[in-house]
RNA sequence: GAUGAACGCUAGCGGCAGGCCUAACACAUGCAAGUCGAGGGGUAGAAAUAGCUUGCUAUUUUGAGACCGGCGGAUGGGUGAGUAACGCGUAUGUAAUCUGCCUUGUACAGGGGGAUAGCCCAGAGAAAUUUGAAUUAAUAUCCCAUGGUAUAAUAGAGUGGCAUCAUUUUAUUAUUAAAGUUCCAACGGUACAAGAUGAACAUGCGUCCCAUUAGUUUGCUGGUAAGGUAACGGCUUACCAAGACUAUGAUGGGUAGGGGUCCUGAGAGGGAGAUCCCCCACACUGGUACUGAGACACGGACCAGACUCCUACGGGAGGCAGCAGUGAGGAAUAUUGGUCAAUGGAGGCAACUCUGAACCAGCCAUGCCGCGUGCAGGAAGACGGUUCUAUGGAUUGUAAACUGCUUUUAUACAGGAAGAAACAUUCCCUUGCGAGGGAACUUGACAGUACUGUAAGAAUAAGGAUCGGCUAACUCCGUGCCAGCAGCCGCGGUAAUACGGAGGAUCCAAGCGUUAUCCGGAAUCAUUGGGUUUAAAGGGUCCGUAGGCGGAUUGAUAAGUCAGUGGUGAAAGUUUGCGGCUUAACCGUAAAAUUGCCAUUGAUACUGUUAGUCUUGAAUAAUUAUGAAGUAGCUAGAAUAUGUAGUGUAGCGGUGAAAUGCUUAGAUAUUACAUGGAAUACCGAUUGCGAAGGCAGGUUACUAAUAAUUUAUUGACGCUGAUGGACGAAAGCGUGGGGAGCGAACAGGAUUAGAUACCCUGGUAGUCCACGCCGUAAACGAUGGAUACUAGCUGUUUGGCAGCAAUGCUGAGUGGCUAAGCGAAAGUGAUAAGUAUCCCACCUGGGGAGUACGUUCGCAAGAAUGAAACUCAAAGGAAUUGACGGGGGCCCGCACAAGCGGUGGAGCAUGUGGUUUAAUUCGAUGAUACGCGAGGAACCUUACCAGGGCUUAAAUGUAGUCUGACAGGACUGGAAACAGUUUUUUCUUCGGACAGAUUACAAGGUGCUGCAUGGUUGUCGUCAGCUCGUGCCGUGAGGUGUCAGGUUAAGUCCUAUAACGAGCGCAACCCCUGUUGUUAGUUGCCAGCGAGUGAUGUCGGGAACUCUAACAAGACUGCCAGUGUAAACUGUGAGGAAGGUGGGGAUGACGUCAAAUCAUCACGGCCCUUACGUCCUGGGCCACACACGUGCUACAAUGGCCGGUACAGUGAGCAGCCACUGCGCGAGCAGGAGCGAAUCUACAAAGCCGGUCACAGUUCGGAUUGGAGUCUGCAACUCGACUCUAUGAAGCUGGAAUCGCUAGUAAUCGGAUAUCAGCCAUGAUCCGGUGAAUACGUUCCCGGGCCUUGUACACACCGCCCGUCAAGCCAUGGAAGCUGGGGGUACCUGAAGUCGGUGACCGCAAGGAGCUGCCUAGGGUAAAACUGGUACCUAGGGCU
Repeated sequence: GAUGAACGCUAGCGGCAGGCCUAACACAUGCAAGUCGAGGGGUAGAAAUAGCUUGCUAUUUUGAGACCGGCGGAUGGGUGAGUAACGCGUAUGUAAUCUGCCUUGUACAGGGGGAUAGCCCAGAGAAAUUUGAAUUAAUAUCCCAUGGUAUAAUAGAGUGGCAUCAUUUUAUUAUUAAAGUUCCAACGGUACAAGAUGAACAUGCGUCCCAUUAGUUUGCUGGUAAGGUAACGGCUUACCAAGACUAUGAUGGGUAGGGGUCCUGAGAGGGAGAUCCCCCACACUGGUACUGAGACACGGACCAGACUCCUACGGGAGGCAGCAGUGAGGAAUAUUGGUCAAUGGAGGCAACUCUGAACCAGCCAUGCCGCGUGCAGGAAGACGGUUCUAUGGAUUGUAAACUGCUUUUAUACAGGAAGAAACAUUCCCUUGCGAGGGAACUUGACAGUACUGUAAGAAUAAGGAUCGGCUAACUCCGUGCCAGCAGCCGCGGUAAUACGGAGGAUCCAAGCGUUAUCCGGAAUCAUUGGGUUUAAAGGGUCCGUAGGCGGAUUGAUAAGUCAGUGGUGAAAGUUUGCGGCUUAACCGUAAAAUUGCCAUUGAUACUGUUAGUCUUGAAUAAUUAUGAAGUAGCUAGAAUAUGUAGUGUAGCGGUGAAAUGCUUAGAUAUUACAUGGAAUACCGAUUGCGAAGGCAGGUUACUAAUAAUUUAUUGACGCUGAUGGACGAAAGCGUGGGGAGCGAACAGGAUUAGAUACCCUGGUAGUCCACGCCGUAAACGAUGGAUACUAGCUGUUUGGCAGCAAUGCUGAGUGGCUAAGCGAAAGUGAUAAGUAUCCCACCUGGGGAGUACGUUCGCAAGAAUGAAACUCAAAGGAAUUGACGGGGGCCCGCACAAGCGGUGGAGCAUGUGGUUUAAUUCGAUGAUACGCGAGGAACCUUACCAGGGCUUAAAUGUAGUCUGACAGGACUGGAAACAGUUUUUUCUUCGGACAGAUUACAAGGUGCUGCAUGGUUGUCGUCAGCUCGUGCCGUGAGGUGUCAGGUUAAGUCCUAUAACGAGCGCAACCCCUGUUGUUAGUUGCCAGCGAGUGAUGUCGGGAACUCUAACAAGACUGCCAGUGUAAACUGUGAGGAAGGUGGGGAUGACGUCAAAUCAUCACGGCCCUUACGUCCUGGGCCACACACGUGCUACAAUGGCCGGUACAGUGAGCAGCCACUGCGCGAGCAGGAGCGAAUCUACAAAGCCGGUCACAGUUCGGAUUGGAGUCUGCAACUCGACUCUAUGAAGCUGGAAUCGCUAGUAAUCGGAUAUCAGCCAUGAUCCGGUGAAUACGUUCCCGGGCCUUGUACACACCGCCCGUCAAGCCAUGGAAGCUGGGGGUACCUGAAGUCGGUGACCGCAAGGAGCUGCCUAGGGUAAAACUGGUACCUAGGGCU
C1' cells in the first nucleotide's frame, strides 16, 4: 500500500459498487420452460334459438384443461468437487469434418394406404400408475411416382498442389423428396448449392512442488487388413515386427479449474484467480445409452448405491452447486420482496403467453466517493477543571457566556420528471411490390422517487486510537516486579512521560483501532543485483562421459541476431484526451498501450553450420639435465633385545621423592660369539620430487614425470567437467606369516579427598610383510581448475647463453619484504584474496543435526545422501579499550627476608555478635565495623520500656477579646508532673504603656527512605598516575602524545621521536624542628659590679648567656674527582649545624566501592497530628550458658619491697588551681596566702645510691569477697570513684595462626589536657625522659605501577561456563500391536445398456418381443505395496 474480510468502540446523510472464502453438507414451502387452436380430433363449461312435462332434449356459436403433432426444454442461470490434461492460453491446420433456426440462389410439392393417443366402455391397485376391448384425426406415419449441380461405382480428358491428393468436365449404371393451414394476404414443406453462426478433431510453444519417486509401457510403439465414426487415428479387432517414453526428469506421489485480469513493486519480479468477460468441468454418488442439428442432457430416461419421505407392507416417490428461504458448519456473508415498464430469450402471422435471465426495491459503514455537524465578532483572558517555584502565575482558551449572520442537511407543506423507442391500429409519402420513411394514438415495476420551491430555527448530527524510542503528541495522581503493558527494543521492585485514572496534546475522522493474509522495504535466492582465507560456504586428489565455453584467416549459408511490412493479440480493465450525472466515485466516447505469437521481405558485423588455409594454443620427435617420484630384488653398518660362554660381586633399575619390578638359582656392569626383527644418525636445508595422500642407508632392473634448448612434424587435436572411474594418512576389519623395540586394553606401584589420569614397572592387540576390504582427517595455503594482463627489492633449487673471473642476461620452480589495487578488518599483493574471461562445486540466522526416517555401499565398525516438529533473538567474524591469568619482562612498598616487641593461653576493663528482656534505643559489619558515632549513660543526657498526665511547651509576629492580675509565698493530696485551698501587691499625663490569659494562623517528630540528595568522611593511596587543545594515523571504536633507550621517590628529568604544547596530580611555595645573626628584654635570664640572707635573681642593676618571638641567613648536586651524549649516578671527597626529599606535619589528581552518615546539620518525597508530638516518676541502655576484637595487669631477680637522692616538656586553672599550717593510718577535712597566670598552683617516673627477699604460686600476681569509711551529687539499690583493713583466684611466657616497627624509630618510663558535679579513663589526644637490634637480598606470600601477550570476561575471574543426576512442561523418533485412507493387481459374480448372434412367437412386410455372447458400473474374496492416526515401553532433544 492492498482486502469478498472478521472483531472492539462509535455512528448524521447521499451516490456508486459488493455481499457463504467454511459443509460439491442436508433440505420444508413457493416460484425458476414453455408455447402454438393460423397443424389435428375434440371434452367439461358458457351463450343463443327451437321443442317444451320449467328442467330435459336438439341445433348453432363459443370453448378451458388434458391428448396427438411442431418448435424449444443442449440457451439463459449456478458451482469449482474433479482435472497437471491439447484442460487452458497463444499461433496454425482440417486436401480428415458436421451445422436446426437465419440469409442468398436454383428446382419442386403428383397419387394412395394402414394405424394410434384422446373420447367412450369394462377392469387392477391404498397410491403412483396401469390392463383389455371398440372407434377416430393430422404439418404423426407408410407405399408408389417425378427429379437434380445430391450420393456411390466404373471409364476418359484438363487444371492445380509440399505429399496422401484436390478440383473441373464427359459418358453409363444404381439409390433417395415433400404438408398443409386459411381464404387472397401470409405463414409454412422438400432437394441441392453458397454464406453466416455454432461445434468437432489434429499440431508447435507455454503452463505448480517432491529425485528421501529412476526406470516406465503389452494395444504398449509401428505396419497390413477389416470394422466403427460427422471425420482422421490402436478408436476397436486379427496378424506381423520389437519397438515407444526417460536425467532437457519418464513413471509415481502431493497440490490445483485455466485465462483476460487484480494487488504490490522504479522495474525485473513476487503473490492472487471474489465481483465482470471467455473457455473447461460438474449437476445426490457411479455407470449407460435413447431422442435430437446439437446431450451421453441441472429442473429428461434406465440401472446400481447411499440418504430422506409416503404406504393399506404388497409397493412407490425424490434430488436448490436456479431465485428466495431453513437447519448445520463457522470469526463471518442479505428478502420465502415488486415488475415484465426497459434490455434479452422461447413459442406464435400477430395480439399475446412464459421468463427468480433482467430491471428495480429491501438489509449490511463491507469498500470507494461526496456533503454536513455552523460562520463572524467577542479578554474581566470569567467560573470550573488541571498544574507549578502556590498572597501569584501557566493551561484548557476566542473556547464558553453574549452579539450578529447563514440554512447545506434533517423536519413540514407544495409542485414534480428523464428513462418511451416501439409493436399493433389509422392516415400520408417513396416504391422494382419484398419493403422503407413520416404523423397520430397507446404502454412506467421503480415512484409521488430524483429534482425544484416555500416555512421556522443553530435549530437534527463526533468519535476512535495514540502520546518511552522507532513515531506526530507530557504532566499530575494511584499502584509498588503486584496489578498490568508490549509490533521490536523493553517498562513495572515507593518520585513510572511505558501499568490504571485524570487534565492536556497529537493523528485520522463517520469512522477509528486490532487481528488475519499478500507484496514492498529485503541486493535477506542477487537475470537486472550477492557471495565462499578467518563471518554460512572450494568437492581429499586426479582422469574422463554428456554438457558448457573455445586461437588466426577466406568463402558460402542465414538457424540465432537486427530492421521493415502483413495478420492476430475478444470486449471489459490500464493510461491519455474529450464528454455526462451540481462535484467526485461512477459512466460514455475516441486514441494509445497490449513489451507476445505467426507469416513474409531484406541485412550479414558477431555467434552457429559448412568448405578451405595457417601456426602462436596443444601434442610428438631429438639433445641435455634433474630429483627422498613409483614397483621388485640384492645388500650394509650403528643401536636395542635375546641366547651361550667368560670375568666379577651386591645391588640394579626408576623417580620430584618412592615403590612395584630384576637380582646370591649370580643380576646390573664388562668381554667374545651367535640369533632375530624394525628403523636408517651425520649429510639435512622456508632443499628436492610427486595429482593429492605422501616419499630419506647403499645398489641393480623395470616404469613414469618435469624443466631447458634448438630445429623438425601434426594442424585447434584445446579448457572445464554433472553422473562415472582410479588413487587416497592414521586407526580399524578378514586370511596367512612375522614379532626386536615401542605400545591402546589390562595388571601392579605411586600421587591424590578421590585418581578408572598425568609419573613408574610390566604388558596383549597393533605397529612390520603378502593379499583383500574400509574411504574417512584441522585430507589446510582452512584459498577449485585453466588462460591472459598489471610497479619493484632481495634470497635459494635446477637448466641455457655471455664472460678469464667477479658477474650479467634469460626460462622453470621455491621463499621473504613491499607499491597500486582489493578487503569488514586482520591481511593479501605476479605462487593475488588485483584486473578480466570460461567451466565445475558449495552457501543463505543459531540450536535441533550431519541427527531421525528412507535408500545405496560395507564382513563389521561405519560411510554417503539428508529433513521436520519444536525452540532462541541472537549465534558469528575482525579489530578496540579495559579487567583478569597458578602468562612473560622491569620496578616499588615493614610485602617477604633479617631483627625487636607483642596478640592468640590467664584475670580484669572495654566494644561487638548471640541469647535474654517490658525495654535491653539507634547506627557502624572483610580489608575500609568491633576502647567505632560516645572527647564522660546514677537522674538529666535518652532517642527505648512500664505507668500517670497535657493538646500547643518555648520563640516571634499579626489581628481580636478579657483582666490587673498572674507569677511568687504558705498549706494539703500525690512517685512526681500536676491538682486543690489560702494569702495579697502595677504605672499613668487617663490617650495608653507593661505584663498576663485566651482565640485564629503559621508548630512538632532521634518516624521511613544514605538506593532521591547536599555537605562531610573512609579506602585504593601520598600510589604516580588522570586528561585536554591542535595536528597526524584509522571506515570506525580508538590510537599517537603518555611509547622506546636511560634515569628518578616521582609521567622526576634527559635523549630519541608525527607529534607540538597545555592542565589536574609529583616536586616546590606553608607550619614545626635542627645552626647562626639582627632587633627587643618582662613575669623569663644572672657573666661581671654592689647589697642582703641560714639559704634562694631575693634586691640595686645588667643585656653578655639561656630563653622568649619577629625578621633575616643557610643547602642549590653549588664545588671537586670518576663514569655517561645528556639527565643523572658514584665517592669514608672538601667545606658545613645540616648533603643529596635533613626530620616531622598540613596538603589526597581523574575516579572506584549505588562504601558510611536522613541520629551532627541541611534537604526532596512519604507517614503521624488528644499522637510516631510533649511533660513527669521509675526502670533500661551496665542483663549473661557462650563466641570474637581492642587493651590493662601479670606470670617475676634486667625483678618486688623499704629508705635516701637527681633531672623534663606540653598544657590547664576563679562555681577554678590551691601553696602553707593543723587533724586523720588514708581517701580527705578544717583553716588560709598567692594567682584570671613566662609572676601563683602540681613529689615527674624509669634512673642513681644503700638495705632486704634466693626461685617459691613466693615479700611474684593482684582478681574476688567480708567489714569500715571518704568525696561528688536532690539522689550512689539496680549503677560511681577513691581509702583503710582482712581475703589472696587464675596465671610459671602461651597451639594452629597472626600484628606493629627501619632511628631519636621500636621498646620502656612517667606527665598533661579535652569531656566532666562525680566517674566506671586500663580509652582518646598530646608531652617529654631513657633508648636499641637488623635489612644478605627480591626466589617466594600480599598489595601496587609500567610495557607486552592470551581471552568465549565487560556486574569485568567472587567472571564466564560443561556434563550427569532430581523435578515440571513441550514437540519428535523407534515400537509388540490396534485402527483408518486412497490407488493398483489377480480371481469370482455381474444390473441397465450399445453392438453381435438367434428369433418355431407377433407383424402382409419392414421390423419387433424373447433368448443368448462380449464388455462394464457395482458387489465379494485374496495377497502385497503406499500413506495417516493411536499405543504398553523406550530414546535422544528443547524450555524452566

Predicted 3D model of a 1440-nucleotide RNA (small-subunit ribosomal RNA) from an uncultured bacterium. Its mean pLDDT, the model's own confidence on a scale to 100, is 82. It matches the Rfam family "Bacterial small subunit ribosomal RNA". The sequence is in RNAcentral, with records from ENA and SILVA.